[in-house]
Molecule: Bacterial RNase P class A
Organism: Candidatus Ozemobacteraceae bacterium
RNA sequence: CAGAACGGUCGGUCGGUCGCGCCCUUCCCGUACGGGCAGGGUGAGGAAAGUCCGGGCUCCACAGGGCAGGGCGCUGGGUAACGCCCAGGCUUCGGGGGAGGAAUCCCCCGGGGACGGAAAGUGCAACAGAAAACACACCGCCGAUGGUCCUCACGGACACAGGCAAGGGUGAAAUGGUGCGGUAAGAGCGCACCGGCCUUCCGGCGACGGAAGGACCUGGAAAACCCCGCCCGGAGCAAGACCUAACAGGGGGAUGGAGCGGCCCGCUCCCUGACCCCGGGUUGGUCGCUCGAGGUUGCGGGCAACCGCAAUCCCAGAUAGAUGACCGACGCCCCGCAGGGGGUACAGAACCCGGCUUACAGACCGCUCUGCCUU
Numbered sequence: 001c002a003g004a005a006c007g008g009u010c011g012g013u014c015g016g017u018c019g020c021g022c023c024c025u026u027c028c029c030g031u032a033c034g035g036g037c038a039g040g041g042u043g044a045g046g047a048a049a050g051u052c053c054g055g056g057c058u059c060c061a062c063a064g065g066g067c068a069g070g071g072c073g074c075u076g077g078g079u080a081a082c083g084c085c086c087a088g089g090c091u092u093c094g095g096g097g098g099a100g101g102a103a104u105c106c107c108c109c110g111g112g113g114a115c116g117g118a119a120a121g122u123g124c125a126a127c128a129g130a131a132a133a134c135a136c137a138c139c140g141c142c143g144a145u146g147g148u149c150c151u152c153a154c155g156g157a158c159a160c161a162g163g164c165a166a167g168g169g170u171g172a173a174a175u176g177g178u179g180c181g182g183u184a185a186g187a188g189c190g191c192a193c194c195g196g197c198c199u200u201c202c203g204g205c206g207a208c209g210g211a212a213g214g215a216c217c218u219g220g221a222a223a224a225c226c227c228c229g230c231c232c233g234g235a236g237c238a239a240g241a242c243c244u245a246a247c248a249g250g251g252g253g254a255u256g257g258a259g260c261g262g263c264c265c266g267c268u269c270c271c272u273g274a275c276c277c278c279g280g281g282u283u284g285g286u287c288g289c290u291c292g293a294g295g296u297u298g299c300g301g302g303c304a305a306c307c308g309c310a311a312u313c314c315c316a317g318a319u320a321g322a323u324g325a326c327c328g329a330c331g332c333c334c335c336g337c338a339g340g341g342g343g344u345a346c347a348g349a350a351c352c353c354g355g356c357u358u359a360c361a362g363a364c365c366g367c368u369c370u371g372c373c374u375u
Stems, first nucleotide, its partner, number of pairs: 001371004006366005012330007020043006027036003045346001049357002052355005057236004069232005074088005089115001090113010116227002121225002124220001138168002140164003145161002147158004176194006197214007240287004250278004256270005294313008331344005
């Protein structure tokens, strides 16, 4: 200097013309709701997106507790809360270095982990393989002992009984590894070391770590059921609240009329008329609606996430949905010798916040690694 990965910040600027939403002021019209002219202010994002988690808010339900169901799951902290964030632990992967004969261990850098429990129980493990869990014997090794045969004998042969789990092979996974001893061959069978397990002590709030001793018994998987601990009522701003008077229409009451009937009771029908009550509806209006777990700056606490205090700022609220179009200049990138030409990402609020995830041209910063050049 260039490239790659990771983390972070930003993600166009200025001016002009026309236009749109909301707010304020003056004036005019208007009984009023409201409407209009002019002026001023203000008007998308880091993700406004997916609507995946968590909360606020609203209505409904609800004594408490339990069952069922769902979610979460190393530890400590942060927070309104979280499946989020920060710090730490353990583990695993990649790179580099070191110790050791080896197993293995230690250090540095970077990434990943649904990371409680598999010695409570039940179930599961395709294919391959001899055997997949109170293991197993295909190839292989042995055949000390017993057997058969050969030999006068020493001894040898066979691999029948049987022994073995070291080597090969299968598999994602095969009852711990290295070395020495041991043996017929072998084997924690014995010993040393390593690894994991258990107990005790020490350190740490804790996950966990360290040391000593003991015994090698206990495979995997809980993103299978299950067990343990913690959390969870439902629906969502089309939540929900207010405005209801008239007409039309619905329900009920009383009344009236008609029919059946000899009459009463009763039954059926009626809208033409008039009265009272009731709840509801409307892509009607208003509120909810944007000042909030708010932004910025400074100081303080904390490794950090974050918290506290002070000052200061107001920063979209539409409802078929405003936030736009055009022109000029600059910045950046690409093409071209040049005049010049082309491009400038992803994307668009809808009750509001905190997260996560996804999309994204380009620029800058930090850190690590790699390559090249120079000294």